[in-house]
Context: one part of a larger RNA
C1' cells in the first nucleotide's frame, strides 16, 4: 500500500449549511484532451526470459535473438468520457390551492399543587422509618376553613400519536417565523448529488456577570444502620436547578447503523393528505410480521444489514493511552488533534 472492512468483534463525524473537489438525467452536431489503433524515436551496459557455444558437468561466462514499461513525435478512429454549441422535461425549483403538526421566537394570561406569611376555629401532640432517633410543637405545631406574596412546573386530553438536521419540542392565547406533506401539471431547463477545511446549531453538568430562589438538592451538618458506614433510610441544608446576556463544546450526542439515487414479494396497524365509496385506490411518514436475498449468529427484511453507484468520514491485534509532547481552542474547568518505549 494493496485488500478487506465499519448494527453487536476494532471502525460512522453529535447534527446542519456549504467551499474546493470528486461524481451528474436525455437528444442532435462539432472538436478530438482521455480512451483505442498504426507507424517512428528514445526507453544505456550488466541481470530477467529464450536460443547456441565455452571451461571434462554445473555454478559462472561469452555470443545472438526476443518481450515488458514508459515518454516524445507523427498519422487515423469516434462508441464511452470530456470541449464547446442547440435542444428536451423524467431529476431539481419556482408558481397556484390546501389541510396537519409538543417545528422556533417574543409578549400576555390561566388553573391545580407545595412553601412562607396573616387571620379565624381548635388541642396535644406531629413528621418520620424495616424500626427509630434527630427534627418540628403549649411562645399553640399537625389536621381544618379565609386572605396575601413568591417561584417553578403544566394534571385529564396523551398514544405503541405528531413536529424537529441533530440537541430536543407539551397548560391556553396573540404577534413574528422555520421546514415538511397533497393536489394541480402552470413556469425555469439539469440549475442536480456528496462534501476535505470554513461557518452554524448542539443535552446535562459547568464557568463569567447581574438578578431569581418555592420545591428540589451534589457539598455540608445532624441522627439511625453498622465491625466499620467518609453510602444506601431519616431530618435539615448551600452552590445548582430558573430568567438576561456570554463563554464551554461534551454523552450509552444510540436506530451503538454517514448521506444521495435507482432497482427487488406480500400480510397487518396507525398519523397528514387527495380520490372515492369499490370498504378501498394512491403519495408522504410511522409501528409490527415476514417472501427472495443477506448475515459468524443474533437478526435485517421497499424505513434493508438485499441488489447496485456516487461522495464523505472511519478501522487495521490487546495493554500502556485518549495519556505524554507539540500546536491549537478556552476565564478556568478542559476540549480537540495524538504518539513512542516498553509489555503480552
Nucleotide at each position: 500500500c494493496u485488500g478487506g472492512g465499519u448494527g453487536u468483534a476494532a471502525a460512522g463525524g453529535g447534527c446542519g449549511u456549504g467551499u474546493a473537489g470528486g461524481c451528474g438525467g436525455u437528444c442532435u452536431c462539432u472538436c478530438a484532451a482521455g480512451u483505442c489503433c498504426g507507424a517512428u524515436g528514445c526507453u544505456a551496459a550488466a541481470g530477467a526470459c529464450c536460443g547456441a557455444a565455452g571451461c571434462u558437468c554445473a555454478a559462472c561466462u561469452u555470443c545472438g535473438g526476443g518481450g515488458g514499461u514508459g515518454c516524445g513525435u507523427u498519422g487515423g478512429a469516434u462508441a464511452c468520457u470530456g470541449u464547446g454549441a442547440g435542444g428536451c422535461u423524467a431529476g431539481a425549483c419556482g408558481g397556484u390551492c390546501g389541510g396537519a403538526g409538543a417545528g422556533g421566537g417574543u409578549a400576555g394570561c390561566g388553573g391545580a399543587a407545595u412553601u412562607u406569611c396573616c387571620g379565624g376555629a381548635g388541642u396535644a401532640g406531629c413528621g418520620g422509618u424495616g424500626a427509630a432517633a434527630u427534627g418540628c410543637g403549649c411562645a399553640g405545631a399537625u389536621a381544618c376553613c379565609g386572605g396575601a406574596a413568591g417561584g417553578a412546573a403544566c394534571g385529564c386530553c396523551g398514544a405503541u400519536a405528531g413536529c424537529g438536521a441533530a440537541a430536543g419540542c407539551a397548560g391556553c392565547u396573540a404577534c413574528c417565523u422555520g421546514g415538511a406533506c397533497g393536489a394541480u401539471u402552470u413556469g425555469u431547463g439539469a440549475c442536480g448529488c456528496u462534501g476535505a477545511g470554513g461557518c452554524g446549531c448542539g443535552a446535562a453538568a459547568g464557568c463569567g456577570u447581574g438578578g431569581g430562589g418555592a420545591g428540589c438538592a451534589a457539598a455540608c451538618c445532624g441522627g439511625a444502620u453498622u465491625a466499620g458506614a467518609u453510602a444506601c433510610c431519616c431530618g435539615g441544608g448551600u452552590a445548582g436547578u430558573c430568567c438576561a446576556c456570554g463563554c464551554c463544546c461534551u454523552a450509552a450526542a444510540c436506530g451503538a447503523u454517514g448521506a444521495g439515487u435507482g432497482c427487488u414479494g406480500g400480510g397487518u396497524g396507525u398519523c397528514c393528505g387527495a380520490c372515492a365509496u369499490c370498504u378501498g385506490u394512491u403519495g408522504g411518514g410511522u409501528g409490527c410480521c415476514g417472501u427472495a436475498g443477506c448475515u459468524a449468529a443474533c437478526g435485517c427484511g421497499u424505513u434493508a444489514a438485499g441488489c447496485a453507484c456516487u461522495c464523505c468520514a472511519c478501522c487495521u491485534g490487546g495493554g500502556a493511552a485518549g495519556u505524554a509532547c507539540g500546536g491549537c481552542c478556552g476565564c478556568a474547568a478542559g476540549a480537540c488533534u495524538g504518539a513512542a518505549a516498553c509489555u503480552c